The prediction has a mean pLDDT of 85. The RNA shown here (small-subunit ribosomal RNA) has 1467 nucleotides and comes from a metagenome.
RNA sequence: AGAGUUUGAUCCUGGCUCAGAAUGAACGUUGGCGGCGUGGAUUAGGCAUGCAAGUCGCGCGCCCCGCAAGGGGAGCGGCGCAAGGGCGAGUAAGGCGACGGUAACCAACCCCGUGAAUGGGCAUAGCCGCGGGAAACUGCGGGUAAUUCCCAGCGACGUGUCGAGCCGGCAUCGGCUUGACACCAAAGUUCAGGCGUCAUGGGACGGGCCGUCGUGGUAUUAGCUAGUCGGCGGGGUAACGGCCCACCGAGGCGACGAUGCCUACCGGGCGUGCGAGCGUGGCCCGGCACACUGGGACUGAGACACUGCCCAGACUCUUACGGGAGGCUGCAGUCGAGAAUCUUCGGCAAUGGGCGCAAGCCUGACCGAGCGACGCCGCGUGGAGGACGAAGGCCUUCGGGUUGUAAACUCCUGUCGAGGGGGAGGGAGGCGAAAGCUUGACCGAUCCCUGGAGGAAGCACGGGCUAAGUUCGUGCCAGCAGCCGCGGUAAGACGAACCGUGCGAACGUUAUUCGGAAUCACUGGGCUUAAAGCGCGUGUAGGCGGGUCGCCACGUCGGUUGCUGAAAUCCCACGGCUCAACCGUGGAACGGGCAGCGAUACGAGCGACCUGGAGGGAGGUAGGGGGGGCUGGAACUUCCGGUGGAGCGGUGAAAUGCGUUGAGAUCGGAAGGAACGCCUGUGGCGAAAGCGAGCCCCUGGACCUUUUCUGACGCUGAGACGCGAAAGCUAGGGGAGCGAACGGGAUUAGAUACCCCGGUAGUCCUAGCCGUAAACGAUGAGCACUGGGUAGGGGGCUCGCCGAUGGGCUCCCUGCCGCAGGGAAACCGUGAAGUGCUCCGCCUGGGGAGUAUGGUCGCAAGGCUGAAACUCAAAGGAAUUGACGGGGGCUCACACAAGCGGUGGAGUAUGUGGCUUAAUUCGAGGCUACGCGCAAAACCUUAUCCUAGGCUUGACAUGCACGGAUUAGUCGGCGGAAACGUCGAUAAGGCCGCAAGGUACAACGUGCACAGGUGCUGCAUGGCUGUCGUCAGCUCGUGUCGUGAGAUGUUGGGUUAAGUCCCGUAACGAGCGCAACCCCUGCGUUUAGUUGCCAGCGGGUAAAGCCGGGAACUCUAAACGGACCGCCGGCGUUAAGCCGGAGGAAGGCGGGGAUGACGUCAAGUCCUCAUGGCCCUUAUGCCUAGGGCUGCACACGUACUACAAUGGGGCGGACAGAGCGAUGCCAAACCGCAAGGUCGAGCCAAUCGCAGAAACCGUCCCUCAGUUCGGAUUGUGGGCUGCAACCCGCCCACAUGAAGCUGGAAUCGCUAGUAAUCGCGGAUCAGCAUGCCGCGGUGAAUGUGUUCCUGAGCCUUGUACACACCGCCCGUCAAGCCACCAAAGCGGGGGGCAUCCGAAGUCGCCGGAGCCGCAAGGCAGGCGCCGAAGGUGAAACCCGUGAUGGGGACUAAGUCGUAACAAGGUA
Repeated sequence: AGAGUUUGAUCCUGGCUCAGAAUGAACGUUGGCGGCGUGGAUUAGGCAUGCAAGUCGCGCGCCCCGCAAGGGGAGCGGCGCAAGGGCGAGUAAGGCGACGGUAACCAACCCCGUGAAUGGGCAUAGCCGCGGGAAACUGCGGGUAAUUCCCAGCGACGUGUCGAGCCGGCAUCGGCUUGACACCAAAGUUCAGGCGUCAUGGGACGGGCCGUCGUGGUAUUAGCUAGUCGGCGGGGUAACGGCCCACCGAGGCGACGAUGCCUACCGGGCGUGCGAGCGUGGCCCGGCACACUGGGACUGAGACACUGCCCAGACUCUUACGGGAGGCUGCAGUCGAGAAUCUUCGGCAAUGGGCGCAAGCCUGACCGAGCGACGCCGCGUGGAGGACGAAGGCCUUCGGGUUGUAAACUCCUGUCGAGGGGGAGGGAGGCGAAAGCUUGACCGAUCCCUGGAGGAAGCACGGGCUAAGUUCGUGCCAGCAGCCGCGGUAAGACGAACCGUGCGAACGUUAUUCGGAAUCACUGGGCUUAAAGCGCGUGUAGGCGGGUCGCCACGUCGGUUGCUGAAAUCCCACGGCUCAACCGUGGAACGGGCAGCGAUACGAGCGACCUGGAGGGAGGUAGGGGGGGCUGGAACUUCCGGUGGAGCGGUGAAAUGCGUUGAGAUCGGAAGGAACGCCUGUGGCGAAAGCGAGCCCCUGGACCUUUUCUGACGCUGAGACGCGAAAGCUAGGGGAGCGAACGGGAUUAGAUACCCCGGUAGUCCUAGCCGUAAACGAUGAGCACUGGGUAGGGGGCUCGCCGAUGGGCUCCCUGCCGCAGGGAAACCGUGAAGUGCUCCGCCUGGGGAGUAUGGUCGCAAGGCUGAAACUCAAAGGAAUUGACGGGGGCUCACACAAGCGGUGGAGUAUGUGGCUUAAUUCGAGGCUACGCGCAAAACCUUAUCCUAGGCUUGACAUGCACGGAUUAGUCGGCGGAAACGUCGAUAAGGCCGCAAGGUACAACGUGCACAGGUGCUGCAUGGCUGUCGUCAGCUCGUGUCGUGAGAUGUUGGGUUAAGUCCCGUAACGAGCGCAACCCCUGCGUUUAGUUGCCAGCGGGUAAAGCCGGGAACUCUAAACGGACCGCCGGCGUUAAGCCGGAGGAAGGCGGGGAUGACGUCAAGUCCUCAUGGCCCUUAUGCCUAGGGCUGCACACGUACUACAAUGGGGCGGACAGAGCGAUGCCAAACCGCAAGGUCGAGCCAAUCGCAGAAACCGUCCCUCAGUUCGGAUUGUGGGCUGCAACCCGCCCACAUGAAGCUGGAAUCGCUAGUAAUCGCGGAUCAGCAUGCCGCGGUGAAUGUGUUCCUGAGCCUUGUACACACCGCCCGUCAAGCCACCAAAGCGGGGGGCAUCCGAAGUCGCCGGAGCCGCAAGGCAGGCGCCGAAGGUGAAACCCGUGAUGGGGACUAAGUCGUAACAAGGUA
């Protein structure tokens, strides 16, 4: 300090998420030791038990024990119990914090000072006696003491009243001195040291009260208030006060947020953060509040009193049913609820507190210990050596790598823990003059001994963010996940293993806070298009405000002075525990507050002035500015009349509609309503909405000129008030045209639409509502400043002799282009979106939602204000590249058109689907699968195709071990369909050796490694191929432009078949493509001349280049030439090039082929081959027999043959090219009707053969007929191949002669030697060709166009598309689930109001009769005011629930349509 996530990519906006720190935590896994801290956050829910406040005999009497000394007990009395301890319910101010005030106060214990204590009296508990009661407790009588109580006296510097003087202040007043009057005290005790008592002054400590400022949310709470606000008088208090009361007045508070509601103890601090801030208030400290809930007072210095009292209530316990008792939010502990929070411990040794003269007693305050890794800190779980590196694990390309110096092993060490010993010291002092005596909960080091590496490591993570990856398993399953996202058979993301990374007695998770987040922006953001400028104006409060001078000192400022900001915490220094955490001492800081002093620039205030801001006056100007009235013409419609006679109207085309009762058309006339053409503009006016005929009246504003007046009068503007298009509403008019709704006609699958015919509200007027809009410049108002150019509108000045007109300067308004600058960009750019100032409004992710609810306005419709739950990881803006468009432009292609022939109908062939089957093996699937893989399925081929029979180291490869001559091979027997099994005979070879023999190389057997798989995955792959497409494109380097994606180049003007070339040009070049180079073909030349050729010469035949010969020709096959817009003319830019012409065999790439850019389709192929992974292993391998791949109701594709006369048949006749041939092609001859056969010449082929080319030509027949067309089907007989033609081949002959008479919608090919038509050859192949690949023969028609269909290229445009239009996407309905709203009601809650009852109790009044007292008087008692809980009532608010209703969110593959995005097909 940032990072991830919206996109194909980019920049921006914007949200979500992460990395950090923290916690009174909890949960999961794990867990050695110690120190210091810390631990009921939820039910302020209920509590068993014990303890938590007593003490004093030096105040008093009595009782008990004791001989006494002394001790003990209950009680009176005193002090304490208001502290300490707990908790945070309540409280938004009676609190808290900071700073002040008290002239309005108190004060027990403590300290200092002054003064004082005389006399007397009456009670009462205890005790004794007698009672009541279950208990708690209590009654009566008798009698007693005091530091208890009472009276009297003295009595002040004290208090009160009145008076005098001085000083001071703050209105009442305060202080001091002094006079008069009135009033008030006391207590004793002892060890005689002392401790107490009373009055008064002061101090200290502690409090009461008051003021200013600060201290949450909500305006969907806007008004609140009756003791309310004030006064006079009184009461009350320590004290001011409406605190309380009577009377009088009518005030007081509030947008600077009263009142209400919700939430909450506050501060020092704590967490986080650079800071400003934000969050928080546990432990510790200060304050406040509370003590079962509510109320109340008493006592007291102090309380309205945690472990006191009274009353009421709820709850619990107890009871003899009459009554009683109780209050852990003290320490421990318990139940409950909860994710969750401890011991019913020790001790008063220390510190502190109460009492006491003291000893001392009490103290769950406190000090300690215990439990919990809850936190922080420290230590350990060993150290050194130790391999070219053990074993095991994991991975592997099989070589190795890694775990890993890690271990083992060797040598050491002894921390912590364990057991034992030991006890320094801490705790710490007290009494005492001292010597000295004495207490102690608990902790416990260093150290010594024993022992030996021995007892001590885990957790999370490893796709990116984020540090750390491999293998296996799993197969959108199981699961993970903080965000993005992983998982559908090779997952670094799931699970495991190994390895690694991070931290380490911990590590993760969850929750929460701050940070990152400048994502509420004070520091420090925005509002044209991302969320965001109110539709516009007038103006209130408020905020802000020109120039000069003076005063003041409120803001402001001052290295000014003082007080305060408690301590702790934080920071610094030093110090103490071995270090640290922790702790101590000192300092600093505590950003702050208050006061004094000082300054006066700026702001405020006060005073005086100024004219530049603003306004007024005067003189002019332009204008659809506003309101009212009157008038006008064109058009339209209706009505009347004339002419006229069949249609009109309307549309894409129609129909509805109108018309012979006369429409439409046309002429004349009349009426009506609305709107004002041309002028009209990029122009004018208005605040906006908005405003167009002419004239008149009324009226607002602006501009220019002048510089005459006022003298800051200004700007903005929360609320408020007014204006406010269209539609809509109310009432009354009006109604021509148009025209929601509605009716009809069309369109359509439907058409509640678009189109057409009608048509009501409405549109118009008057009056009144409504108050919205894409009310837009999506741009608030005002002022100032900051380069220019150009056009238009309205003024003024000036130049020119005059005029039309024009030039210059200047002010205001309306546009365009553009500098700087700004901006994410688009763009804005003196009319800013630039640079500044002022004020207002508004925004804070998308959806839910401008919805619900509340309020308010409205007649209604509805408007304004305006959420949440829930849900998503985005939603967006601008720009980029593509793709797409029923967008545009330019241009191509048999794309269409023009034309020729087909397919689709028939029969057959073939492929496919489907069906069938034991099996009908598999693949291919729009174009780009379907006569495709298959250039040949009878067996073979052939496959996990089926059935059946067999083999298991295998049909095939390599290696090893063992066996041993068993052996290979050959022959034979048996079973068998074969494979195979089994039996027998014979018995070779390699190497060494003469041989015998040895060896174990081939082979065989056994065993082991392994073989084998057309098994799966073409979505793991290589290679190859199809397609876009022979289309003209696809890119790169450098430069330049842009924040960037990217652009430029490659666009533009021409041109081309072409990104072909030329020109232009911030581009200049280059690469892959195009073209060319290559092959065939078309012309020629040269060379060559057999097997080809034969002109001339010779020979020769029935004929024939048959022979000699020839090398001319044809041809063959090699080289070369030839064509380049080269020449001429025209066009074009002088170019590229185009058009025409000449020449030429060929002319503008001559024709054809080969050649296929970057890429696209997860296109095809694991069944050509190769190959990762997975799977099978007596089988998914291998062998064999038979069957299947040929099955057939059907459907489709591709072909063949036809339907006939441009034909068919017979006979005769002519002309190719390219191929193929030795298990081959096969001549001739003979046989057969033929297929074919027999025999067999020739040919390894320019030699021989296949081989008859056919269409064609000639001639004859057929004469339009299901035929002399057509040939399917079937029968019979044959031929050939082959081991074998049943399933299931081809051919021949005879016979049979089917459908079919030109083929619906639709659809295919072809632009020239092409289509069409005719035959020939070849591959495969034993045989089988309508298929395929080639070859030649005959040989057209049409088009010179680009509107349309299809596809393509370039430019441009729009886009919400980018798996890219086969895209995206909307709404209803159906299903599931979730939250919410409404709702007859139902239940609950807090608060207020009214009223009834009225406890305790204070206060007031009465108080003769009762009690006490000599009396004064007091008490009891009675009455009254107030008064808690409670009852009742009517409202408001909040929460929950609710049949049903409503919409909303979400949910891989539901229904209907197609609304939006491309002109989205009606913008």